[in-house]
Order: sequence, then C1' cells, then structure tokens
RNA sequence: CACGCUCCGGGUCACUGGCGAACGACGUGGGUUGACCACGGGGGAGCCCGGAGUCGCGAGAGAGCAGCCGCUCGCCUGGGCUGGGGCG
Repeated sequence: CACGCUCCGGGUCACUGGCGAACGACGUGGGUUGACCACGGGGGAGCCCGGAGUCGCGAGAGAGCAGCCGCUCGCCUGGGCUGGGGCG
C1' cells in the first nucleotide's frame, strides 16, 4: 500500500404476507380452493462509491448447513440477501 474489520456520509435496493391474542398493533381498495395484488405510510438486510480509524490476515471443507432482513407478541406461510480472492 492492497485486502479485511469498525464507524460516518452518499447512492441503489430485494423483501415487507395469513390467522389469533392483546390492542384502536399498518391504512385504503381488490382478490381469495387461500397466507396474494395495487397505492400510501413505516421498516429494511445486502451491494456500490467516498472518508476516517485499525495491522486483523495460513489452507481446505461447508450450502440437505449457518447467519442476516420485513409494523407488539404467538403460531404459521412464503420470499430476499450473505457465507475464500481477482478479472470481465
């Protein structure tokens, strides 16, 4: 110095459901052999860029696994993202 990690700023952004309880616990409209659609409010990981700090750093394996994300909780349903490095 590079990479990694932490923090800050900017950009982009998937996914944001059903029932019940409590509770004014998304709102409006629609659909529903279901757990979805549209708009609005709220949430939001990940990825990219810039800045500051830090010297953390071996290899292999993993994925039928582990972790992260979606309105109070419980039970469910269904998704998204991440998991050695570089280039295009």
Annotation
The RNA shown here (ZMP/ZTP riboswitch aptamer (pfl RNA motif)) has 88 nucleotides and comes from an uncultured Thermomicrobiales bacterium. Rfam family: ZMP/ZTP riboswitch aptamer (pfl RNA motif). Rfam links the family to the GO terms one-carbon metabolic process and regulation of purine nucleotide biosynthetic process. The family has 185 seed sequences and 3,295 matches in Rfam 15.1. The model forms 100% of the base pairs in the Rfam consensus. It was read from a public genome assembly, where an Rfam model found it.